[in-house]
RNA sequence: GCGGCUGUAGCUCAGUGGCAGAGCGGGUGUCUUAUAAACACCAGGUCGGAGGUUCGAAUCCUCCCAGCCGCA
Numbered sequence: 001g002c003g004g005c006u007g008u009a010g011c012u013c014a015g016u017g018g019c020a021g022a023g024c025g026g027g028u029g030u031c032u033u034a035u036a037a038a039c040a041c042c043a044g045g046u047c048g049g050a051g052g053u054u055c056g057a058a059u060c061c062u063c064c065c066a067g068c069c070g071c072a
Stems, first nucleotide, its partner, number of pairs: 001071007010024004018055001026042005048064005
């Protein structure tokens, strides 16, 4: 330099055009003498960045950034 894959909540990951989610973690409450466990509720995201297509984009297209793998 070229090609491929990945980037979504604090962490691990779903979601492949139509209101952004789960588990773990965090907070509050119930329970307990207390803690843990269990149960209920809550918070937490401008979906890596910019532009384009579309009535509508995390999702499709282009460029860029970062990580991993391969080729040279």

Predicted 3D model of a 72-nucleotide RNA (transfer RNA) from a bacterium. It matches the Rfam family "tRNA". By type it is a transfer RNA. RNAcentral holds the sequence, with entries from ENA. Its mean pLDDT, the model's own confidence on a scale to 100, is 84.